This is a predicted structure of a 73-nucleotide RNA (transfer RNA) from a Bacteroidota bacterium.
The RNAcentral record of the sequence draws on ENA.
Model confidence (mean pLDDT): 81 of 100.
RNA sequence: GCCUUCUUAGCUCAGCUGGUAGAGCAUCUCAUUCGUAAUGAGAGGGUCGCGGGUUCAAGUCCCGUGGAGGGCU
Numbered sequence: 001g002c003c004u005u006c007u008u009a010g011c012u013c014a015g016c017u018g019g020u021a022g023a024g025c026a027u028c029u030c031a032u033u034c035g036u037a038a039u040g041a042g043a044g045g046g047u048c049g050c051g052g053g054u055u056c057a058a059g060u061c062c063c064g065u066g067g068a069g070g071g072c073u
Stems, first nucleotide, its partner, number of pairs: 001072007010025004019056001027043005049065005
């Protein structure tokens, strides 16, 4: 330099053919217990790497760019 995969919550990841973002774990609260753990119920937490474009509407499509992994020379 070229090719390729990934980038979404604190962590690990879903999100189909564009329709307005979710799960598990973690955190916090409550219940249960003599108490802890476990268990049950609930809550908070996201500019979807960044900047543009298309569209009534973009995590998803297009362009540019940053970062991480792999391959080739």